RNA sequence: GGAGCCGGCUGGGCGGCCGCGGUCCCGGUUCGCCGGGAUCGAGGAAAGUCCGGCCUCCACAGGGCGGGGUGCUGGCUAACGGCCAGUCGGGGCGACCCGCAGGAAAGUGCCACAGAGAACAGACCGCCGGCCCGCGCGCGCGGGUCGGCACGGGUGAAACGGUGCGGUACGAGCGCACCAGCGGCCGGGUGACCGGUCGGCUCGGUAAACCCCACCCGGAGCAAGGUCGAAUAGGGGAUGCACCGGCCGCGGCGACGCGGCCGCGGAGGCUGGCCCGGCCGAGUCCCCUGGUGGACCGCACGAGGCCGGCGGCAACGCCGGUCCCAGAUGGAUGGCCGCCACCCCGGGCAACCGGGGAACAGGAGCCGGCUUACAGGCCGGCUCCUCCC
Repeated sequence: GGAGCCGGCUGGGCGGCCGCGGUCCCGGUUCGCCGGGAUCGAGGAAAGUCCGGCCUCCACAGGGCGGGGUGCUGGCUAACGGCCAGUCGGGGCGACCCGCAGGAAAGUGCCACAGAGAACAGACCGCCGGCCCGCGCGCGCGGGUCGGCACGGGUGAAACGGUGCGGUACGAGCGCACCAGCGGCCGGGUGACCGGUCGGCUCGGUAAACCCCACCCGGAGCAAGGUCGAAUAGGGGAUGCACCGGCCGCGGCGACGCGGCCGCGGAGGCUGGCCCGGCCGAGUCCCCUGGUGGACCGCACGAGGCCGGCGGCAACGCCGGUCCCAGAUGGAUGGCCGCCACCCCGGGCAACCGGGGAACAGGAGCCGGCUUACAGGCCGGCUCCUCCC
């Protein structure tokens, strides 16, 4: 000097005029609100709605089935599918990045086509030996048959460990060396795992296929939910309130009738799907049609921000100090002007002049994450290449 990797910050400033929302104070008020002052007033993603919670409600929110989520180890956290640190695997020269990271010996599937053969298989081209026949001086060549071989070639994404040497009639872990795998033992580590050594020799792949195993999950959601206020008519249809017992009141000459309460019972309903259990229960369901639907709370003091110290490799935790930083509801910060700063282009030795640009994008119950979008600018650390001293 160039090319990269990781992390952090910012993403306009000043002034003037007019116009907005919240809170507090003062004055006025026809109680609707008006005027004045002070102060505060969008994001790193407010986006996507992909996760996790807090909070609220639900008649057991209980049990089971079903269903869903996560999936190496250790830690952080309110929790998570997140974050940190590791292990292993993959990519990269590297800084670093990615991971669909438990189980194939519980079971069921699938591996097309090609190929002899795709799970415990296989003989197409083949190699070797014996016997017979033909050619031939011999070595040998060709054919048939029997036996042995699974190395080599070919097919394929993948072929029953790989490379090399020996051995053998030819071969083969048949034997050996190294490597991979599997298993035993020893050592290190909290652990995933790593290292060493020994050993038969060697026992496909696929689970983001169904599945098995481990752990987690009740549901619905601020249009949750609560308070106050307003309004609350009509018509039609179906079915049920069974039965029994007790008490009280009324009527009756009496038998008994009517009404109320309790018990039993019971249509229907609730508990996200189903079952069990439980709870409410005399009304329930269907069709047409009328009326009301406004105000307030929830609503911002939080797993809060900032600074410092300590502990920890880190995520983060603890302690101390300090600050209050939107709460709208047809839904608030906008418009105009001037100057400066930044970036690009043109002219110019320069000073400077002229023109253009200025990202992604705006709350709605609140937080912790993830993912996606982002013009320009600044800072820090690390890696590689080249050159000079």

This is a predicted structure of a 389-nucleotide RNA (Bacterial RNase P class A) from an Actinomycetota bacterium. The model forms 97% of the base pairs in the Rfam consensus. Its Rfam family is "Bacterial RNase P class A". It is annotated as a ribozyme. Lineage of the source: Bacteria > Bacillati > Actinomycetota. It is recorded under the gene name rnpB.